[in-house]
RNA sequence: ACUUCGGUCCUGAUGGCGACCGGCGGACGGGUGCGUAACGCGUAUAGAACCCGCCCUUUACUGGGGGACAGCUACCGGAAACGGUAAUUAAUACCCCAUAUCUUUUUGGACCGCAUGGUUCGAUCAGGAAAGCUCCGGCGGUAAAGGACGGCUAUGCGUACCAUUAGCUAGUUGGCGGGGUAACAGCCCACCAAGGCUACGAUGGUUAGGGGUUCUGAGAGGAAGGCCCCCCACACUGGGACUGAGACACGGCCCAGACUCCUACGGGAGGCAGCAGUGAGGAAUAUUGGUCAAUGGGCGGAAGCCUGAACCAGCCAUGCCGCGUGAAGGAUGACUGCUUUCUGAGUUGUAAACUUCUUUUAAACGGGAGGAACUGCGCUACGUGUAGCGCGCUGACAGUACCGUUUGAAUAAGCAUCGGCUAACUCCGUGCCAGCAGCCGCGGUAAUACGGAGGAUGCGAGCGUUAUCCGGAUUCACUGGGCUUAAAGGGUGCGCAGGCUGUUUUUUAAGUCGGCGGUGAAAUACCGGGGCUCAACCCCGGCGCUGCCGCCGAAACUGAAAGACUUGAGUCACUUUGACGUUUCCGGAAUUGGACAAGUAGCGGUGAAAUGCACAGAUAUGUCCAGGAACACCGAUUGCGUAGGCAGGAAACGAAGAGUGUACUGACGCUGAGGCACGAAAGCGCGGGUAGCGAACAGGAUUAGAUACCCUGGUAGUCCGCGCCGUAAACGAUGAUAGCUGGGUUUUCGGUCGCAAGAUUGAGAGCCUGAGGGAAACCGUUAAGCUAUCCGCCUGGGGAGUACGCCCGCAAGGGUGAAACUCAAAGGAAUUGACGGGGGCCCGCACAAGCGGUGGAACAUGUGGUUUAAUUCGAUGAUACGCGAGGAACCUUACCCGGGCUUAAAUGGGGAGUGCAUAAGUCAGAGAUGAUUUUUUCCGCAAGGACUCUCCUCAAGGUGCUGCAUGGUUGUCGUCAGCUCGUGCCGUGAGGUGUCGGGUUAAGUCCCAUAACGAGCGCAACCCCUGCCGCCAGUUGCCAUCAGGUAAUGCUGGGGACUCUGGCGGGACUGCCAUCGCAAGAUGCGAGGAAGGCGGGGAUGACGUCAAAUCAGCACGGCCCUUACGUCCGGGGCUACACACGUGUUACAAUGGGCGGGACAGCGGGAAGCGAUCUAGUGAUAGUGAGCUGGUCCUGAAACCCGUUCCCAGUUCGGAUAGGAGUCUGCAACCCGACUCCUUGAAGCCGGAAUCGCUAGUAAUCGCGUAUCAGCAAUGACGCGGUGAAUACGUUCCCGGGCCUUGUACACACCGCCCGUCAAGCCAUGGAAGCUGGGGGUGCCUGAAGGCUGUCGCCGCGAGGAGCGGCCUAGGGUAAAACCGGUAACUGGGGCUAAGUCGUAACAAGGUA
Repeated sequence: ACUUCGGUCCUGAUGGCGACCGGCGGACGGGUGCGUAACGCGUAUAGAACCCGCCCUUUACUGGGGGACAGCUACCGGAAACGGUAAUUAAUACCCCAUAUCUUUUUGGACCGCAUGGUUCGAUCAGGAAAGCUCCGGCGGUAAAGGACGGCUAUGCGUACCAUUAGCUAGUUGGCGGGGUAACAGCCCACCAAGGCUACGAUGGUUAGGGGUUCUGAGAGGAAGGCCCCCCACACUGGGACUGAGACACGGCCCAGACUCCUACGGGAGGCAGCAGUGAGGAAUAUUGGUCAAUGGGCGGAAGCCUGAACCAGCCAUGCCGCGUGAAGGAUGACUGCUUUCUGAGUUGUAAACUUCUUUUAAACGGGAGGAACUGCGCUACGUGUAGCGCGCUGACAGUACCGUUUGAAUAAGCAUCGGCUAACUCCGUGCCAGCAGCCGCGGUAAUACGGAGGAUGCGAGCGUUAUCCGGAUUCACUGGGCUUAAAGGGUGCGCAGGCUGUUUUUUAAGUCGGCGGUGAAAUACCGGGGCUCAACCCCGGCGCUGCCGCCGAAACUGAAAGACUUGAGUCACUUUGACGUUUCCGGAAUUGGACAAGUAGCGGUGAAAUGCACAGAUAUGUCCAGGAACACCGAUUGCGUAGGCAGGAAACGAAGAGUGUACUGACGCUGAGGCACGAAAGCGCGGGUAGCGAACAGGAUUAGAUACCCUGGUAGUCCGCGCCGUAAACGAUGAUAGCUGGGUUUUCGGUCGCAAGAUUGAGAGCCUGAGGGAAACCGUUAAGCUAUCCGCCUGGGGAGUACGCCCGCAAGGGUGAAACUCAAAGGAAUUGACGGGGGCCCGCACAAGCGGUGGAACAUGUGGUUUAAUUCGAUGAUACGCGAGGAACCUUACCCGGGCUUAAAUGGGGAGUGCAUAAGUCAGAGAUGAUUUUUUCCGCAAGGACUCUCCUCAAGGUGCUGCAUGGUUGUCGUCAGCUCGUGCCGUGAGGUGUCGGGUUAAGUCCCAUAACGAGCGCAACCCCUGCCGCCAGUUGCCAUCAGGUAAUGCUGGGGACUCUGGCGGGACUGCCAUCGCAAGAUGCGAGGAAGGCGGGGAUGACGUCAAAUCAGCACGGCCCUUACGUCCGGGGCUACACACGUGUUACAAUGGGCGGGACAGCGGGAAGCGAUCUAGUGAUAGUGAGCUGGUCCUGAAACCCGUUCCCAGUUCGGAUAGGAGUCUGCAACCCGACUCCUUGAAGCCGGAAUCGCUAGUAAUCGCGUAUCAGCAAUGACGCGGUGAAUACGUUCCCGGGCCUUGUACACACCGCCCGUCAAGCCAUGGAAGCUGGGGGUGCCUGAAGGCUGUCGCCGCGAGGAGCGGCCUAGGGUAAAACCGGUAACUGGGGCUAAGUCGUAACAAGGUA
């Protein structure tokens, strides 16, 4: 103002909110560690070369004027982001004027500083200020000075690895003048000069934020830099400035690039290394939480606002700390489990059950903090911004911490390990499998090591594994190591730098030492105290922070300056030494060649040969000539030289050492990275030379082969000159120099004394030994001892002195010198063994000397092989093979086939039943067995017992496996002489000594010697047999004497003398003699004696070796079978047969065979036996049967001797094989017995290579007996006697053994160890055409933003700006090169891998050192 009374519109005021202008802050706080090896950091200084908003103090000022621009409004463009034009406007925004302590120019005075220089008081020229608001209390503004805080700059010192990175540098280094900056400065520019850095590590490369601190360690060190604090750097990547007090700016701007997003395709937007959160990556790391309550920050006058800073909460056993999961009692030591020596025990285990108690934690309920004091308002005091008082407000965490009540042992234990290191042990399973393992190593049938179980041990809300760091590791050694042989002394010298350096005086004060001052942030660590119930954690105080700087002082030592000295070093004089060097000349011997002479058949060479040379005349011999190389004797354990190295003689030149003198100099010295020089042999280049030798090569041998060793030749080379190479076991495997620390002995060159011998003194060269050293061996004044200085070098073995790179070289090659990978060792010294195609000594039927065999034949027997249904098993070089087996037709018997049984073939215990069973017989059957008939118990009164059978039950049985789980027994080395112990001594020790040495023996037997003295098991002896004698005793033995007797006989009486038997004794001991010897002992055709040096033989087998043999003799652990892997029976097999081997027998004949006759033993055996005698038989044998329970009986010895025959032959040898006929044993001789007779009559005529036994009553040869056993495959085995030799020079060789010594790379021990190629698999690595990637540098082109600079035109009142030009640059493009990676056809070597191939290189004298 309008109104429909609901209100609507316009204007003003106040408050709130929002944009805009202005101010302050966004340079703090928070994050990260890309980059950076640097004044980045740390520490200490300097700024007289600087800045500093806000804050504090002081002085002065705060006058006048002007024009804009946002916002807002209008219009326009664009998809957007955003922008354009016009108009209007405020300020503590902007501009102009005035004044100014201030600054600038010129200039004067005073004072000060280590220097550039500074301070102060003046004069003079030029230039530059300000802003207001107000509640009237105040808050601001400008200039200047000071303070505080913060920053900037410079400098000393410290700050990773690679030298296989050695040279780098052009604004580079400096000067002058400018520019620029807050400020110094090549920071930038122009000109001038040519500098600067570097072995005390430049440059390059790789890696890395630094410190306080943290972990470890006794420390010194080593490693690390997460949280917290300080500094730096960074903010998508690169560049750039703007603004500002401060930035070249994490959440600002511009440009370029990569990436993501939006888009209307024109163009825009973005930067979590802020807090949460997402994705990806990864072995792995949290919530898109709450609050500004406290602390702190920004703004503001204030209220207050902002704050993923901060404070809290959430998640994670990630770490540290605290607490709990119960406590006390409880034995029949319950049950279960596990173990077991097995019904007993041990363990789980006071553990449980059970009783009593407690209640942290838990659960429920209730109470409930401190952290809060400010600010605000009011009042009081004074010094107006402080203090006090009063009132009022503020808690995210959080109803959390904490407290109380109630309930109830209630809600709460795992992980690893148990072989040693290292605390903790058994069972089962498995069987070099599965698996374990940090190292050593476990597992192949008894796994404390794998897996499970029981138990145990350790730690415990944790435990174990993995990764990493330090420690142990004195194993990089500063503290705090080494270098003869373990890794390690440079091949040697000279010498720059460097390090070290004699005696003495003075000065100085750098090092050094002392005192004082500054600093060494806080936190951390340590000590003391305090606060959360304790602790972790936190707080306070102290010490410390070993460092750096300054001031004052000391002056021994080091350094510096000056001076002196003589002992180190050098010079000089004299003497002297040597295979020292270089050059030249000379010499003889020898080899070879040539010529001549003389001479003839070979020479030469070897283990033996051959190639080769030689009748065209060699070799051997003589003379002469030529040439090259090397220098016999002297000569040595010698000498000289720096090392390499140096040897006929002489000369010249050169060098060196030693001694003496003590004349001179006066520390002149020592060492020596790099560097330079020298440097054996071989090799290389050019030119000579070439006798001998001699790689390569050729031939001959050897050999499986022989690209070797041996032989015959022979080229390079060896020699000379010049030039390279630069290495050796270049060694004393020992760097140089100086000092110190005992002896003995030899020697070279000097000096002194001495006649000499010798002594002594220097300098060398050796040996032995002391102290000491050393792991030891050893070293020991020539150190490997004790010290000092300097240099070189080492850090497990292999890969590898290799690869790559670089340097040197003509090349060959040298110097420097890794890694991947791989192994659990490689290595030194010494010890004990074993071994040697090492040595010494010594044994043995070991060889030799002999005799007889085996290997050839046939047969026997065992074995292998083959075969088989089975040919049972074992034994397998010596040490299996006539072995187990000392008796396989059945049995044995274990094997095969077939038929049966299942408490079983035997025995025992318990229970029940039975009175059968047995026996005799019959039937079936191959038998086992089954069926069946007859018969039918005993003792006892009874109960019951004995016995038998049946059933049940408990014990069975196995010649099935393992001898590599074992006992026992045995073989062998070996009847070899050894093997050990105690004490002592030696050695670090293993170990040695004893036990070795000299003798001796069969002997480790004894003697002597002796750091050993003793002892044990072995040797020997004791035992048995045998050889001689004696005593005792005489039957069955004997018979001399006596007696008897016979055909004859010890037949009988008798005897004990003899033989003999069998018991006890003696005897032999090197006792005696001789010789040798110390002794032990040895020797002797010695004595004596039966026996002589152990009389002969046996028994007796040390410590140990061979995982020797045996589970089948027996025993036994474990495993396995249980109507069978047990057991019974019949038959078969073990007896096979193309072959091969072992052991034997018989032979091949005349030393014999046949026939006839004759003689002599011993050991033994005998009753289901030996069996005389007689009879029969050719005989085996049969019949008969005396005698014998054995010195009584039985059991003819043979070879031999005598006679005869055979006459050298496959036979009168040989007897296999075969035919026939028999005898005997036995249930039974078919497979598969022995024997007898007749007949048959094979091979075989003495045995290849090779090989065995035996040394005396032995070999050889001859027979006899016995065990086993019915018989016998027995020619075997074990015994017995008869006859009865040969040979042994000797220890060289073969085999085995003993002792000492030596070498060793062996120790499963030479049947050992071990090397290289090739073949196979795997692994890492070098080279390599090529392909590909990366970071960095350089040249050229282009060149954004921006700064600086230049600029008449355009804009603006002005300040100023736009536009355009120049310079610089990020980035981009392009070009050539360097460097570092990846990959790769192909290629090189390397490493590793139970059992591949070829050889045998090395270890022993390794068979050629």